[in-house]
A computed fold for a 72-nucleotide RNA from a Candidatus Uhrbacteria bacterium, annotated as transfer RNA. The coordinates come from a structure-prediction model, not an experiment, and the mean pLDDT is 82. Its Rfam family is "tRNA". About the family: Transfer RNA (tRNA) molecules are approximately 80 nucleotides in length. Rfam links the family to the GO term triplet codon-amino acid adaptor activity.
């Protein structure tokens, strides 16, 4: 410099056009004498960034910016 891949919750990873979900952690409550497990709720993301398309966009297209892998 070419290519391909990744980027959504605190982590890990799901979702491939219709008002974003789990697991783990976090906070509350219930249960225990107590811790711990359990059992139930809640909090917490405009999906790197910017532009297009579209009634609608995490998802399609363009540019970009980190990281990984090839190739040179």
């Nucleotide at each position: 410099g070419c290519a391909g891949g990744a980027g959504u919750a605190g982590u890990u990873c799901a979702g491939u056009g219709g008002u974003a979900g789990a697991a783990c952690g976090u906070c509350u409550g219930c249960u225990u004498c107590c811790c711990a497990a359990g059992c139930a709720g809640a909090a917490g993301g405009c999906c790197g960034c910017g532009g297009g398309u579209u009634c609608a966009a995490u998802c399609c297209c363009c540019g970009u910016c980190u990281c990984c892998u090839g190739c040179u």